[in-house]
Context: one part of a larger RNA
RNA sequence: ACGAACGCUGGCGGCGUGGAUUAGGCAUGCAAGUCGCACGAGAAACAUUCCUUCGGGAAUGCAGACAGUGGCGAACUGGUGAGUAACACGUGAACAACCUGCCCUUACAUUCCGGAUAGCCGGCCGAAAGGCCGGAUAAUACGGGGGAGGAUCGCACCAAGGCAUCUUGGAGCGAAGGAAGGCGCAAGCCGUGCAAGGAGGGGUUCGCGGAUUAUCAGGUAGUUGGUGAGGUAACGGCUCACCAAGCCUGCGAUGGGUAGCUGGCGUGAGAGCGCGACCAGCCACACGGGCACUGAGACACGGGCCCGACUCCUACGGGAGGCAGCAGUAAGGAAUAUUGGUCAAUGGACGCAAGUCUGAACCAGCCAUGCCGCGUGAAGGAUUAAGGCCCUCAGGGUUGUAAACUUCUUUUAUCUGGGAAGAAACCCACGGUUUCUACUGUGGUUGACGGUACCAGAUGAAUAAGCACCGGCUAACUCCGUGCCAGCAGCCGCGGUAAUACGGAGGGUGCAAGCGUUAUCC
Repeated sequence: ACGAACGCUGGCGGCGUGGAUUAGGCAUGCAAGUCGCACGAGAAACAUUCCUUCGGGAAUGCAGACAGUGGCGAACUGGUGAGUAACACGUGAACAACCUGCCCUUACAUUCCGGAUAGCCGGCCGAAAGGCCGGAUAAUACGGGGGAGGAUCGCACCAAGGCAUCUUGGAGCGAAGGAAGGCGCAAGCCGUGCAAGGAGGGGUUCGCGGAUUAUCAGGUAGUUGGUGAGGUAACGGCUCACCAAGCCUGCGAUGGGUAGCUGGCGUGAGAGCGCGACCAGCCACACGGGCACUGAGACACGGGCCCGACUCCUACGGGAGGCAGCAGUAAGGAAUAUUGGUCAAUGGACGCAAGUCUGAACCAGCCAUGCCGCGUGAAGGAUUAAGGCCCUCAGGGUUGUAAACUUCUUUUAUCUGGGAAGAAACCCACGGUUUCUACUGUGGUUGACGGUACCAGAUGAAUAAGCACCGGCUAACUCCGUGCCAGCAGCCGCGGUAAUACGGAGGGUGCAAGCGUUAUCC
């Protein structure tokens, strides 16, 4: 010093931290949805109208649930450290070899048609999970025609530049190739397509840097290079065919064991040594292993398929699952918390918005686990009381101004009353500037924490001290018991009849809501 644990003890507050072991297994709940201003349909309730046997029924609606099609999100956030000795990380470069949804800027465009399909209806299979057949229907779902700027590709040309492959600009011919509407009375707003640029994000390559082992000395066949092709967003043996025989290595290849890396953290005067919990950046993983699909982005923790282990349901035919998300559970362990509250703030997804969702987050709960702060009273008070302990014992010393007693204070505690900041916005109402966009003023609305913090008042010393040590190192000494026994001990060492070293007591020393011990690091 510590993410600590154990023993004894324990008053309060603030701020942090809290499964280090079984990347072992998980009951239950929640953790990713949202949009009706993309679309069809439309239950219950409500409103209106009509009918009525007075029970109710029907139609319409700017009203509307669960589902469904479609869009965006689900690749973020959150967890863990298994694997990884590697361009994984750190740092500095490069890409004339690359991609980029949402966002911003600039500009152009947004035309005409079509066929389906789910939901739904009817029927059927199955225990279930789920599935099949027929019928009708919509779209910003899907498909086709037209159109044409730029971009792309091919052909040939000119100019400029560079870094070898080349890059940029100009004009010509040819080829292929695009879109979607919604809301609104309108203005317009939100979308859609293409192009150029930006921002942010990502991909790839390289120099250098940071561990161990030689009781591992040789390793390598897609291996090393070339030509061609494929593949990729892109370079590349990335993959393939053919050709050559190379490539790495004592400046440690290959193999083994260990390990996420860093900013940093601990210690130290520094050099250094050790560590990588919390917070932040990057990486990797998501029951073990493999694979692709969708997509701007994944080879995808709460998506899919296959194999495997395990668990569960079953009508035995077949199905379901993945907490290294937040809580929680049993196990293992010396050991690590609540199956809490709220979206009020910050941030995220969706939405024009209202808003919805958010175990991210903000809060609260538990634990002296750590740091910091406060308190357990203050002043006066000698007959130096009693009691304890010690002694040279009618007495003295010490505990000790300590107590009693007197006066005072009220932090804290308890009770009573008041009571926040965190809230700015969005939105609504009324205004201002402004072509529009947008910005802005005034008022209103919104707080989980929380009637919390804080403030005031009342009561009364009232509610609050322990732990270790006292032979030397090392601050602190006597008596009794024991008698190499019982025991102590970090090292030296104590104990065999006068033990300041064992056990108890009195006294003292140190730290203090803690004190010791143990583990580990400096």